The RNA shown here (transfer RNA) has 72 nucleotides and comes from a Candidatus Zixiibacteriota bacterium. The sequence is in RNAcentral, with records from ENA. Rfam family: tRNA. Rfam classes the family as a transfer RNA.
[in-house]
RNA sequence: UGAGGCGUAGCACAAGGGCAGUGCAGCCGGCUGUUAACCGGAAGAUUGUAGGUUCGAAUCCUACCGCCUCAG
Numbered sequence: 001u002g003a004g005g006c007g008u009a010g011c012a013c014a015a016g017g018g019c020a021g022u023g024c025a026g027c028c029g030g031c032u033g034u035u036a037a038c039c040g041g042a043a044g045a046u047u048g049u050a051g052g053u054u055c056g057a058a059u060c061c062u063a064c065c066g067c068c069u070c071a072g
Base pairs, nucleotide, nucleotide: 001071002070003069004068005067006066007065010024011023012022013021018055027041028040029039030038048064049063050062051061052060
């Protein structure tokens, strides 16, 4: 320098045009002599940034930023 992949909650990942979800962690409660384990509940995201397409974008397109891989 070029090519490809990835970027979504604190962490690990789903959702591939039509209500953004699951597990773990954290919070509240139950259980227990206490903790852990187990059970229940509530919350937590303007989906890397900026534009575009569309009635509608996490999803499609463009540029940029960051990380990884490959080539030189």